Model confidence (mean pLDDT): 77 of 100. Guanidine-I riboswitch aptamer from Pseudoneobacillus rhizosphaerae, 135 nucleotides, folded computationally. It was read from a public genome assembly, where an Rfam model found it. The organism belongs to Pseudoneobacillus, within Bacteria.
RNA sequence: GUAAAAGUUUUCUAGGGUUCCGCAUUUUGUGAGAGGGUUUAACUUACUUACAAAAGAAUGGUCUGGUCCGAGAGAAAACUCACAACUUCUGACAAAUCAGCAACUGUGCCACGGAGGGAUAAAAGCCCGGGAGAU
Numbered sequence: 001g002u003a004a005a006a007g008u009u010u011u012c013u014a015g016g017g018u019u020c021c022g023c024a025u026u027u028u029g030u031g032a033g034a035g036g037g038u039u040u041a042a043c044u045u046a047c048u049u050a051c052a053a054a055a056g057a058a059u060g061g062u063c064u065g066g067u068c069c070g071a072g073a074g075a076a077a078a079c080u081c082a083c084a085a086c087u088u089c090u091g092a093c094a095a096a097u098c099a100g101c102a103a104c105u106g107u108g109c110c111a112c113g114g115a116g117g118g119a120u121a122a123a124a125g126c127c128c129g130g131g132a133g134a135u
Stems, first nucleotide, its partner, number of pairs: 007079006015069002020066002022063001023060005029051005035045003081108004087102001089100004110130001112133001116128003
């Protein structure tokens, strides 16, 4: 690239972890005053007062969640593909009928499955993979 259904895409779910958000826990500075501890000081402690910050930082997914990832063997939808029927039109034909185009309807089965590795922030029924195997 062709071939074509074990087709492509989208949405959702089972499930998944922790980038971000949220949540939870912990946590901040400077100056002055007088008192205590201390050998004066330095240092340290609680109090008063002024200013700054009103947020930031750290940890946590054994935090329900939002964002995010997400099924070959889960769901739905749309679009294609194959086959078949009916109808319209066209062509061939003496006719039956055959062929083609279009629209429309129907059908499209089955599927047990590791370990290990990979990506992403991280993990997973994601990918390797309808794999290796099993029947």